[in-house]
Predicted 3D model of a 75-nucleotide RNA (transfer RNA) from a Conexivisphaerales archaeon.
It matches the Rfam family "tRNA". Rfam classes the family as a transfer RNA. Rfam describes the family as follows. Transfer RNA (tRNA) molecules are approximately 80 nucleotides in length. Gene Ontology term of the family: triplet codon-amino acid adaptor activity.
Its mean pLDDT, the model's own confidence on a scale to 100, is 81.
RNAcentral records the identical sequence in 2 taxa.
RNA sequence: GCGGUGGUCGUCUAGCCUGGUCUAGGACAUCAGCCUGCCACGCUGGUAACGCGAGUCCAAAUCUCGCCCACCGCA
Repeated sequence: GCGGUGGUCGUCUAGCCUGGUCUAGGACAUCAGCCUGCCACGCUGGUAACGCGAGUCCAAAUCUCGCCCACCGCA
């Protein structure tokens, strides 16, 4: 240099091919409440995310382009 895969709450992950809905879902963590003599467990609820920029579209995590980063392969 070329090609491929990926980047989503604090962590891990689903959704992307096939655009739309109710809240971007789940697990762990965390916070508050309930429970308890206290803690743990359990129950209920909350906070928190689409790598960056642009384009297409009525509407983009999803489609297109550029860039950044990580990993793999080729040279």